This is a predicted structure of a 362-nucleotide RNA (Bacterial RNase P class A) from Candidatus Desulfovibrio trichonymphae. It matches the Rfam family "Bacterial RNase P class A". Rfam links the family to the GO terms dimeric ribonuclease P complex, tRNA processing and ribonuclease P activity. The family's RNA type in Rfam is ribozyme. RNAcentral holds the sequence, with entries from Rfam.
RNA sequence: GGAGCCGGACAAACCGUCGCUGCGGGCCACACGCCCGGAGAGGAAAGUCCGGGCUCCACAGGGCAGGACGCUGGGCAACGCCCAGGGGGGGUGACCCCGGGAAAGCGCCACAGAAAACAAACCGCCGCGCCAAAAGCGCGGUAAGGGUGAAACGGUGGGGCAAGAGCCCACCAGAGGCGGCGGCGACGCGGCCUGUUAGGCAUGCCCCGUCUGGAGCAAGACCAAAUAGGGAAGGCGGCUUGCCCGGCCAGAGCCUUCCGGGUAGGUUGCUUGAGGGCGCGGGCAACCGCGCUCCUAGAGGAAUGACGGUUACAUGCGCCUGCGGCGCAUGACAGAACCCGGCUUACAGUCCGACUCCCGCU
Numbered sequence: 001g002g003a004g005c006c007g008g009a010c011a012a013a014c015c016g017u018c019g020c021u022g023c024g025g026g027c028c029a030c031a032c033g034c035c036c037g038g039a040g041a042g043g044a045a046a047g048u049c050c051g052g053g054c055u056c057c058a059c060a061g062g063g064c065a066g067g068a069c070g071c072u073g074g075g076c077a078a079c080g081c082c083c084a085g086g087g088g089g090g091g092u093g094a095c096c097c098c099g100g101g102a103a104a105g106c107g108c109c110a111c112a113g114a115a116a117a118c119a120a121a122c123c124g125c126c127g128c129g130c131c132a133a134a135a136g137c138g139c140g141g142u143a144a145g146g147g148u149g150a151a152a153c154g155g156u157g158g159g160g161c162a163a164g165a166g167c168c169c170a171c172c173a174g175a176g177g178c179g180g181c182g183g184c185g186a187c188g189c190g191g192c193c194u195g196u197u198a199g200g201c202a203u204g205c206c207c208c209g210u211c212u213g214g215a216g217c218a219a220g221a222c223c224a225a226a227u228a229g230g231g232a233a234g235g236c237g238g239c240u241u242g243c244c245c246g247g248c249c250a251g252a253g254c255c256u257u258c259c260g261g262g263u264a265g266g267u268u269g270c271u272u273g274a275g276g277g278c279g280c281g282g283g284c285a286a287c288c289g290c291g292c293u294c295c296u297a298g299a300g301g302a303a304u305g306a307c308g309g310u311u312a313c314a315u316g317c318g319c320c321u322g323c324g325g326c327g328c329a330u331g332a333c334a335g336a337a338c339c340c341g342g343c344u345u346a347c348a349g350u351c352c353g354a355c356u357c358c359c360g361c362u
Base pairs, nucleotide, nucleotide: 001358002357003356004355006353007352008351009350010349012311013310014309015308016307017306018305020040021039023037024036025035026034027033042333046344047343049342050341051340052339053338054216055215056214057213066212067211068210069209070208071085072084073083074082075081087098088097089096090095100207101206105205106204107201108200109199122146123145124142125141126140127139128138129137130136154172155171156170157169158168159167173197174196175194176193177192178191180189181188182187220268221267222266223265230259231258232257233256234255235254236253237249238248239247240246275294276293277292278291279290280289281288282287313331314330315329316328317327318326319325320324
């Protein structure tokens, strides 16, 4: 100098004018209104995919079904998240990706190929038969060789055989079983035995283990019209030979008083929180503890904007006394809605730190 890899921070700044939404103060005794002051989007506010707080409903106990997750240890309120470790895979490397079980059972494995899994004979090799013989044909043996495929039922060498084959032997690789050592553990290292040789897919069904009630701030709580309707009490009704009390019937209608529910509307929930910053301590780390310090949107069809100017940076184009200036244009993704922890996705660019590979010079 070039290329790369991982992590972190930022997401233009300032001024002026006019607006918008809350808050505080004043006019002011309330409201409206006006004035003054101060505050007012993000790293993802997004997707709504996980996990929690909060709220309401449901809930004896156990099981099945369903769903989610899946190496080990730790962190966390919790998680499908994070950290560390272990195993496998990729990369020269920094580093990145993946994770229960395929020796319980079922299913599937395109194309090609004879055969895609209790095996299988296309070519080849070998034996026998037909034939005088060869060739050829037929029957049988053979998975060593060829060929196909992403993948072909251990590899190399020797023995053996008609030819072959773990058929037998040695070594190597894998698997299973039993000990040993190290590690909390996943696992690692090493020994002995067994010819034991076993394809892949569980993001197909399934098996094993763990977890798991439902709905969501339009949750929920409070205040509460108009109109319509409901309930209770009383009066007016009928019967009791006339009248009163009492009793019974009817419960339809009217009137009076009272009550409660719901709707519109309003208030609340509502923003101080598993919170941010700094320092110290513990821990490899995620994270935890202590101390000091800060307050940082709360709208409700939904504010957080528009215009002008200056400066900086980047990109593109043009010009020039051209290798540095000048002019013009453009400036990413995106927009809180109860709150928080994650994941994923989108993104013009800028800055910082750790590391890797290559080239050159000293």